[in-house]
RNA sequence: AUUAUUUUUAAAGCGCCUGGACUAUUCUGAAACGGUUAAAUGAAGAGUAGUUGACGAGGAAGAGGUUUAUCGAAUUUCGGCGGAUGCCUCUCGAUUGCCUGUUAUCACAAUCGAAAUACCAGCUGUCUUAAAACAAGGAGGCGACUUCUUGCACAAAAGCAGUUGGAAUGAUAAC
Repeated sequence: AUUAUUUUUAAAGCGCCUGGACUAUUCUGAAACGGUUAAAUGAAGAGUAGUUGACGAGGAAGAGGUUUAUCGAAUUUCGGCGGAUGCCUCUCGAUUGCCUGUUAUCACAAUCGAAAUACCAGCUGUCUUAAAACAAGGAGGCGACUUCUUGCACAAAAGCAGUUGGAAUGAUAAC
C1' cells in the first nucleotide's frame, strides 16, 4: 500500500456514480456543416484514467406502510440508485367543542405533537443574519476542475400577532 473481517464516527438539496457532458493521454486517420473561415499542424470514432453531478430557508411523539416528500435563489442543480423529519393508518398524548352556569369523567368530532398556545378561509403586520451566485485575491492540478479568505446584495413558504367572515356534540355525577 491492497484485500477481507470487526468496531466506532458521520446526514438529510443528504450520500453515491455505471448513462450523459467535459478533460488528459494512446490508437486510428477524413469527415462534420446552411454558409464562410480554419483544419493531415488531425474531423469523427475507440481504449485507458480522471472531472462534474443541489444554494440555502423549513421540517422529527411511537409503530407500521408508502414514494417524483415543502419553499424559494441561481451564469440552472441533466440522468440513475439509495436514503430522508413529508404523507396515510393505528396507538399514546395536548387543546377546543359556541347558544342556558361551574367542575370532573366517558364517548364522539376537528386540529395538532410535550413550546402539542381550539378550527377553516381571506386581509394586514411581523419574523426569517438567507446561502450559493457575483467580485477580488490565495493554494492544488498538464487539464477538465477542486478548495480557502475577504467583500457584497437579493427570496419564498412555514411560524407569530391582529382583524373580517364561516363552520362547530351528546351523556353521567356533584355543586
GlmS glucosamine-6-phosphate activated ribozyme aptamer from Bacillus taeanensis, 175 nucleotides, folded computationally. Of the family's consensus pairs, 89% are formed in the model. The source organism's lineage runs through Bacteria, Bacillota, Bacilli, Caryophanales and Bacillus. It matches the Rfam family "glmS glucosamine-6-phosphate activated ribozyme aptamer". Rfam describes the family as follows. This entry contains a glucosamine-6-phosphate activated ribozyme that is found in the mRNA for GlmS. GlmS is an enzyme that uses fructose-6-phosphate and glutamine to generate glucosamine-6-phosphate. Rfam classes the family as a riboswitch. The coordinates come from a structure-prediction model, not an experiment, and the mean pLDDT is 79.